[in-house]
Context: one part of a larger RNA
Order: sequence, then C1' cells, then structure tokens
RNA sequence: AAGUAACGUUAAAACGGGUGAAAAACCCGUUCCCCGAAAACCCAAGGUUUCCUGUGCAAUGUUAAUCAUCGCAGGGUUAGUCGGUCCCUAAGGCGAGGCAGAAAUGCGUAGUCGAUGGGAAAUCGGUUAAUAUUCCGAUACUUUCGCACAAUGCGAUGGGGUGACGGAGAGCGCUAGCUGGUCCGGGUGUUGGACAUCCCGGUUUAAGCUGGUAGCCGUUUGAUCUUUCUAGGUAAAUCCGGAAAGGGACGGUGAGAAGUGACGACGAUCCUCUUUAGGGAGGAGAAGCCAGUCAUGCGAGCUCCCAAGAAAAACCUCUAAGCUUCAGUUGUGCGAGAACCGUACCGCAAACCGACACUGGUGGGUAAGAAGAAUAUUCUAAGGGGCUU
Repeated sequence: AAGUAACGUUAAAACGGGUGAAAAACCCGUUCCCCGAAAACCCAAGGUUUCCUGUGCAAUGUUAAUCAUCGCAGGGUUAGUCGGUCCCUAAGGCGAGGCAGAAAUGCGUAGUCGAUGGGAAAUCGGUUAAUAUUCCGAUACUUUCGCACAAUGCGAUGGGGUGACGGAGAGCGCUAGCUGGUCCGGGUGUUGGACAUCCCGGUUUAAGCUGGUAGCCGUUUGAUCUUUCUAGGUAAAUCCGGAAAGGGACGGUGAGAAGUGACGACGAUCCUCUUUAGGGAGGAGAAGCCAGUCAUGCGAGCUCCCAAGAAAAACCUCUAAGCUUCAGUUGUGCGAGAACCGUACCGCAAACCGACACUGGUGGGUAAGAAGAAUAUUCUAAGGGGCUU
C1' cells in the first nucleotide's frame, strides 16, 4: 500500500422466549424462503471414532460464538438366517515334475489361488442418548450331529441330467404404488350464508404355512407311463442317448389372489402420573373395507436380429472297486449345536479424492402428488435445508 481488496455460487430472512459476562449466527417457538430423479432415504468404495453424553473456548472455524466435524473426560458397534470367512469356478496370477536360458530368469502340464458371478435358511412389531433383519416379543425357516423306532442296496475324484445364461420389440396375466369412494373419530365459526354434495385426520398389517389358480409350453404328426433290445457316453450301469412294441390323454412350468399367521400387533385420539422445559412413564383404544388405474417390479412365453450370447461346484440320478448281521441310505420323533471377522458414524460430502470446512470429481438401489409421452420442466408431499461475517 491499507484498515483497502476479500470473507468461496444472490436458497432470505423476521420476531418472541431461553441460556449466558456478552447473542445477527447457539437452543425452543411462530412466520417467511429454498431443494424435492434431491440439496430426501438406503448400500458399496474410501475415511477410521469424525458417533452419543457431559464439560471447556487458548488455538482450529475466513467474523462473534454460550456452538462445533475443535480441546478434555466418560460411554457406544450384540447375528445359525445380513455381508465376509466357507464350497465352486472366470479373466488373470502362481506353478511339483518339464521345456528354454551363461545366469538372473522366462514359458508352462498336473495342480493351486483368484469375485465383480454360482451355492442352505427370517419376517413383523417394540426398544437405546448412541446398536439392531444382530437385543426383546411373536411367528418361522435351514443345516449338521447324537439317540430311538420303522423300512432298506449303499457306495466316486468316474458317467449322465441340471445348474446354464444375448439384444431389441410387441403384447398378456398380476403386484407394489397411487387415486376415488366407503367406514370411523373430531370440528362447525366471533361476520350475510352453511348439520352439509362442508372441513380436518385415519382407513396399516410381514415372512412362513395350506392349496395349486390366471395363463403359457409340449402333445392324437401320440404326452406321462410299461416292456424288450442296444456297435454310443474311455471300464460298468437299472442312468443318459438310440431302436422297437404296447397303451391312449395327459405331462411340464407357473405369478398373483384367497385362507391362516392375527381373539395378535399397529392405529386417530383420549385418560392418569411426572419434569423448570424439551420430554418421560403407565393405561384405554374407533374404523381398519370396496372399486379403478398401473409400473422400469413378478410370471411364463411370443416375434425379430446378428456380433450367436461363461465355467465349475452345490443338487438329482447311475453304477465301479468295496462293503453287505456291520457300515451306509431313507422316513418319523426327540435332543444338542451352528464357531470366527465386519456391524458406531460420514457416504454427490465440511468426515472420500482434489494442500483448504475448496462452485470440481465419485459406483448401485428406492422413486409420492398436480400437469405431462417422460426419471424433461414448474409447483409441492415425506424428509432436509437458508449455504459461518
């Protein structure tokens, strides 16, 4: 220079009360304004205690601060079913022997790792200052082991089936959701009218179990099924494949609705007690139905296209060696078990990546109303904010 520029998107503040030494900024309340395919909610990555409570204001906060993602102290993350670990494999990695190389090492078989994929099983309600599909209540489900009873050909690292799959389009049947009505509870005015075709609020309920529907596919060009044969499936096979005969109408797949779960829970509102206040504890508890519309969600298919759309295990079945009083397998009942790790909080952001409380960047899911083709756009709901002078 200069107490000048600046104080980081022009979404916006105003008033009353509280606390306090002090209040434009903290807390409570009443208005106003902003976002609303987000500036809301739930996950992943990453961060690693930032979460909650008490207390404090030196520094940090582009100002003040009684506030804080700051200092100090105490507290907080509960799982058979969520995710991982586990079983399985993909790209890819490593790689016994092996091949190559002067060596270091490179490649690679058997194998062994490796999820972003496949593989058993849980929902609703309640609860904390802070956790919850984890705690509690109710109602479920899966799997392993032991025992008892009954029946019985069991057996794999091998065979077969299945797992098992592209894109686009047009529809069909539904559901979540939404809308309208019905029903229930409350209100009715101080000013001309209004007991009504008025106003406000609510009308919610899961997994599981029962049963097998709408449909769709195959099928008299013969389904499921029975019998026989069999040069194939590296050996075997009753399995799969192939062939023949019989027989004559089913076989497969499959949402949703309904019932139950539920004489329960939740529920507008009301009552009692309590707290300086925010609030807390206990109790009672109405209606809880119908119709329409409708997804990008669920179900099974259809049509078209070319670039022709994983693998392995689990699961089902078949036998080999072997075992065959045993063992094993199947069914029912009872009992026991289900270890370890993650779980707080932020997560389109002041907590991650950008030196910063930085107008930048950051994968997935949910997707309300009016108008609309729409996830555009405008205004709103739930919810969240007014961006630290």
A computed fold for a 389-nucleotide part of an RNA from Candidatus Doriopsillibacter californiensis, annotated as large-subunit ribosomal RNA, domain III. It matches the Rfam family "Bacterial large subunit ribosomal RNA". Its family is annotated with structural constituent of ribosome and ribosome in the Gene Ontology. The full RNA is in RNAcentral, with records from ENA. NCBI's taxonomy places the organism under Bacteria, Pseudomonadati, Pseudomonadota, Candidatus Tethybacterales, Candidatus Doriopsillibacter.